[in-house]
Context: one part of a larger RNA
RNA sequence: AGCGUAGGGUGGAUGCCUUGGCACUAGGCGCCGAAGAAGGACGUGACAAGCUGCGAAAAGCUGCGGGGAGCUGCAAAUGAGCAAAGAGCCGCAGAUAUCCGAAUGAGGGAACUCACCGUUGGUAAUGCGACGGUAUACGCAUAUAAAUACAUAGUAUGCGUAAGGGAACCCGGGGAACUGAAACAUCUAAGUACCCGGAGGAAAAGAAAGUAAACGAACGAUUUUCUGAGUAGUGGUGAGCGAAAGGGAAAGAGCCCAAACCGAUUCAUAGAAAUAUGGAGAGGGGUAAGGACCGCGAGAGAGGCACCGAAGAGCGUAGACGAAGCAGAGAGAAAGCUGCACCAAAGAAAGUGACAGUCUUGUAGUCGAAACGCAAAGCGGGCCGAGCGGAAUCCGGAGUACCACAGGACACGAGGAAUCCGGUGGGAAUGAGGGAGGACCAUCUCCUAAGGCUAAAUACGACCUAGUGACCGAUAGAGAAGAGUACCGUGAGGGAAAGGUGAAAAGAACCCCGGGAGGGAAGUGAAAGAGCACCUGAAACCCUAUGCUU
Numbered sequence: 001a002g003c004g005u006a007g008g009g010u011g012g013a014u015g016c017c018u019u020g021g022c023a024c025u026a027g028g029c030g031c032c033g034a035a036g037a038a039g040g041a042c043g044u045g046a047c048a049a050g051c052u053g054c055g056a057a058a059a060g061c062u063g064c065g066g067g068g069a070g071c072u073g074c075a076a077a078u079g080a081g082c083a084a085a086g087a088g089c090c091g092c093a094g095a096u097a098u099c100c101g102a103a104u105g106a107g108g109g110a111a112c113u114c115a116c117c118g119u120u121g122g123u124a125a126u127g128c129g130a131c132g133g134u135a136u137a138c139g140c141a142u143a144u145a146a147a148u149a150c151a152u153a154g155u156a157u158g159c160g161u162a163a164g165g166g167a168a169c170c171c172g173g174g175g176a177a178c179u180g181a182a183a184c185a186u187c188u189a190a191g192u193a194c195c196c197g198g199a200g201g202a203a204a205a206g207a208a209a210g211u212a213a214a215c216g217a218a219c220g221a222u223u224u225u226c227u228g229a230g231u232a233g234u235g236g237u238g239a240g241c242g243a244a245a246g247g248g249a250a251a252g253a254g255c256c257c258a259a260a261c262c263g264a265u266u267c268a269u270a271g272a273a274a275u276a277u278g279g280a281g282a283g284g285g286g287u288a289a290g291g292a293c294c295g296c297g298a299g300a301g302a303g304g305c306a307c308c309g310a311a312g313a314g315c316g317u318a319g320a321c322g323a324a325g326c327a328g329a330g331a332g333a334a335a336g337c338u339g340c341a342c343c344a345a346a347g348a349a350a351g352u353g354a355c356a357g358u359c360u361u362g363u364a365g366u367c368g369a370a371a372c373g374c375a376a377a378g379c380g381g382g383c384c385g386a387g388c389g390g391a392a393u394c395c396g397g398a399g400u401a402c403c404a405c406a407g408g409a410c411a412c413g414a415g416g417a418a419u420c421c422g423g424u425g426g427g428a429a430u431g432a433g434g435g436a437g438g439a440c441c442a443u444c445u446c447c448u449a450a451g452g453c454u455a456a457a458u459a460c461g462a463c464c465u466a467g468u469g470a471c472c473g474a475u476a477g478a479g480a481a482g483a484g485u486a487c488c489g490u491g492a493g494g495g496a497a498a499g500g501u502g503a504a505a506a507g508a509a510c511c512c513c514g515g516g517a518g519g520g521a522a523g524u525g526a527a528a529g530a531g532c533a534c535c536u537g538a539a540a541c542c543c544u545a546u547g548c549u550u
Base pairs, nucleotide, nucleotide: 001549002548003547004546005545006544007543008542009541015535016500017499020472021471022469023468024467025466026465027464028463029461030460031165032164039100040099041098042055043054044053046078050074051073061094062093063092064091065090066089070082071081072080105114106113107112115134116133117132118131119130120129121128136162137161138160139159140158141157142156143155144154169200170198171197172196173195174194180187184236210219211218223250224249225248226247227246233241234240254453255452256451257397261284262283265280266279267278268277269276270275290395291394292393293390294389295388296387303384304383305382307381308380309379314374315373316372317371319367320366321365325340326339327338328337341358342357343347349361350360351359402426403425404424405423407421408420409419412438433448434447435446436445437444487494488493507534511520512519513518
């Protein structure tokens, strides 16, 4: 020195555990903000660095309700206090709420600096304070008012609104590439990612210029879903893309204008006036069962409401009651074992010194609100709203429909390409009108464009509640068992590691060695080979002893 054996050290694998995560289900709830948000800065405690809470009224103040013995957060100790005259704690409603931040008096390198106006405190006076106000845009109103006479621009004041933030969902405006096509250009990826604008608790869509059918029809807004169907189609007929009608289901709801016609009021022109003509026009009327108009009839009328209000079953935001087990042995400890019982609308679960239906908290079941919120049916108010006939006249959404060209959207890539959308250029008809039925034309059928509103079924989950898991168990599971911290970067940004004594601190008094660290005894404990460098404690690596070999 190597190999082996034994005993240690180091190290932190493994096992067990779980405060934390992950995924999902059901229900609720779904916006916040100039009455200053989201998010921060700085403060705030007897002592106070961090976190949490709170805001100069500062781990809090007030009222009301719950609750019932302890309390002064995480977080020990000391001090000082509070509490049955009911504290702490929980819920509801209030008060306070510095400074920054849309940030809004002006400025500014956020959390700072400097003003003006009004009211007011104080001083002999000035200085100095307190409270409130003072941004901009738009709308409305009033006043004032240039060049420039009327006026207008502008200006001032008052009132109202806006702004900024938000997890995903939604609508709109823009809009890639990698990739696939085994290369690549049309195509695909994909109208995806991403950017911008806007809204709501949902959004969007939505009451037919529909779908269909084929000379027989039929259906009846929208949305979602199952199917139809990977079908019909589309497609360098490649890769791929990919319907609809119809059928089943969820939900269910339909309405209002414009116009014709009437017309309060009013203006202009002509006129002396009456009046005539023309224009504007609140309101009525009316809406595809077309209407106006005329006749008959009805008279708040069949019926209805998505509007407002009071009240309110019930629900939510604290809570309450809640059955039944003892003994023995043994153990540090009983819930395990043995014996004999009991409850069960409760044998879900968690905890308790090992595994508990009957010990604790709970669970089944049953109750409960001063206050605030939500709210069905019903009620009151308000509102909407009728029928028959006639057919002469009138109305029925125009730079629209449509066409051409070049695009886009439709499952549909220009194709025979209908349909929808906007760009450029043209540009109708007027109900005997017009559109559609996948070029186009005819017949036939369906519908009535160029105005608007509309709940539910649907989507999502920042948030709340209850729960579930052939999900993880500390190199896993979120990046995070708390951390967007430490740290890195000028910055945008990047971004960790780190859990476990014990049932209980009972966390080792006193003594000895030592400067201390540390150790030895002693003591605690079931255990200290559980001593805070703490459960278990693998391997690498190191040491001691020893056998063999060299």
Molecule: large-subunit ribosomal RNA, domain I
Organism: uncultured Clostridia bacterium